[in-house]
């Protein structure tokens, strides 16, 4: 240097055609227990890497730039 991929809660991930952003998990809290763990309930937690476009709406398309990964050279 040239392709390609991946960036979404603390982590690991879904989010199908552009239409209210979730799952599990961790945490806090209560039930249960003689405690402790397990289950079971609630709740907390996101500028959807950054910026700009385009549209009424953009996590979804489009461009740029960052940061990983894989090929090549």
């Nucleotide at each position: 240097c040239g392709g390609a991929g991946u960036g979404u809660a603390u982590u690991u991930c879904a989010g199908u055609u552009g239409g209210u952003a979730g799952a599990a998990u961790a945490c806090a809290c209560g039930u249960u227990u003689c405690g402790g763990g397990u289950a079971c309930g609630u709740g907390u937690g996101g500028u959807c890497g950054c910026g700009a476009g385009u549209u009424c709406g953009a996590g979804u398309c489009u461009c740029g730039c960052c940061a990983c990964u894989c090929c090549g050279a």
A computed fold for a 73-nucleotide RNA from a Candidatus Dojkabacteria bacterium, annotated as transfer RNA. The coordinates come from a structure-prediction model, not an experiment, and the mean pLDDT is 81. It was read from a public genome assembly.